[in-house]
SAM riboswitch aptamer (S box leader) from a marine sediment metagenome, 100 nucleotides, folded computationally. Of the family's consensus pairs, 86% are formed in the model.
RNA sequence: CUUAUGAAGAAAGGUGGAGGGAUAGGCCCUAUGAAACCUUGGCAACCUGCUCAUUCGUGAAGAAGGUGCCAAAUCCGAUCCCUUAUUGGGUAAAGAUAAG
Numbered sequence: 001c002u003u004a005u006g007a008a009g010a011a012a013g014g015u016g017g018a019g020g021g022a023u024a025g026g027c028c029c030u031a032u033g034a035a036a037c038c039u040u041g042g043c044a045a046c047c048u049g050c051u052c053a054u055u056c057g058u059g060a061a062g063a064a065g066g067u068g069c070c071a072a073a074u075c076c077g078a079u080c081c082c083u084u085a086u087u088g089g090g091u092a093a094a095g096a097u098a099a100g
Base pairs, nucleotide, nucleotide: 001100002099003098004097005096011040012039013038014037015036019029020028021027025076026075041070042069043068046066047065048064051060052059053058074094080090081089082088
C1' cells in the first nucleotide's frame, strides 16, 4: 500500500503501585488495585491444517501450528448524507487485526 472483518464470544493468580480506555471532547474503568511483566486458563476462526465429503470448483471440520483477542458496538464521537429535526438511520476518515 491492497483486500477482508468489527452490536457475538472469552479471566483467574503472582509481581507491581497510579494510571488506563489509539487521538480533541464526552462518557466510563481503576487503591474492592491502573499500566506493564510473568504463569495458567479461555474465546474466536484470518492464515496453515489432521480428518470427512466432493460435481474436484470446493464445502464442513477448532485436534495441532502461526497470529489475534478475553469492560462497555472499534465505549460513544470526530466527515458527509437522509430524516418525523427531541432524535433516529446510513456512510466516510482514522485506528485495530489478519492475509498478501